RNA sequence: GGGCCCAUGGUUUAGCGGUUAUAACAUCGCCCUUACAAGGCGAGGGUCGCCAGUUCGAAUCUGGCUGGGCCCA
Numbered sequence: 001g002g003g004c005c006c007a008u009g010g011u012u013u014a015g016c017g018g019u020u021a022u023a024a025c026a027u028c029g030c031c032c033u034u035a036c037a038a039g040g041c042g043a044g045g046g047u048c049g050c051c052a053g054u055u056c057g058a059a060u061c062u063g064g065c066u067g068g069g070c071c072c073a
Base pairs, nucleotide, nucleotide: 001072002071003070004069005068006067007066010025011024012023018056027043028042029041030040031039049065050064051063052062053061
């Protein structure tokens, strides 16, 4: 220098262009317990890496950029 893949709550992750994005773990509150853990119920936490474009409508499609991984030279 060239090619391919990935980027979504603190972490991991689901999401076939259509209602203000899903779950688990973690955190916090309540119940349970003499107490702790486990278990049950509930809550907060995301503007989907950034900037444009396409569309009535974009996490999703397109281009560029940034970061990470793999391969070729």
This is a predicted structure of a 73-nucleotide RNA (transfer RNA) from a Candidatus Woesearchaeota archaeon.
Its Rfam family is "tRNA". Rfam classes the family as a transfer RNA. The literature on the family includes a 1997 paper in Nucleic Acids Res by Lowe and Eddy, "tRNAscan-SE: a program for improved detection of transfer RNA genes in genomic sequence".
The coordinates come from a structure-prediction model, not an experiment, and the mean pLDDT is 81.
The sequence is in RNAcentral, with records from ENA.